[in-house]
RNA sequence: AUACCCUGGGGGGGAGAGGACGCGGAGAGGAUCCGCGACGCCGAAGGCGCAAUCGCCCGAAAUCGCUCAGGCACAGAUACUUCCCGGGAUUG
Numbered sequence: 001a002u003a004c005c006c007u008g009g010g011g012g013g014g015a016g017a018g019g020a021c022g023c024g025g026a027g028a029g030g031a032u033c034c035g036c037g038a039c040g041c042c043g044a045a046g047g048c049g050c051a052a053u054c055g056c057c058c059g060a061a062a063u064c065g066c067u068c069a070g071g072c073a074c075a076g077a078u079a080c081u082u083c084c085c086g087g088g089a090u091u092g
Stems, first nucleotide, its partner, number of pairs: 001091001005088009018039001021037006040072003046068001047066003053060003
């Protein structure tokens, strides 16, 4: 100095599924908010599984599956992606 790789921070993009129902409270009798309950649903924080896949052949493991957690107007968060800054590894 360093394409690719790993990692930390910041910015941009970034979906899905009930503005549902019942009860109680607040609110003005409305919108809305909070708590509880019963069903229905989503999968892209996390978690779990291994059958896709990969390999050192019995191990790893996903955008697959499960739905424990989380979520179901907007908002927020989000895997993933992109840009910037820093660190590491590798290489010269």
The RNA shown here (Glycine riboswitch aptamer) has 92 nucleotides and comes from a Pseudomonadota bacterium. The organism belongs to Pseudomonadota, within Bacteria. The sequence was found by an Rfam model in a public genome assembly.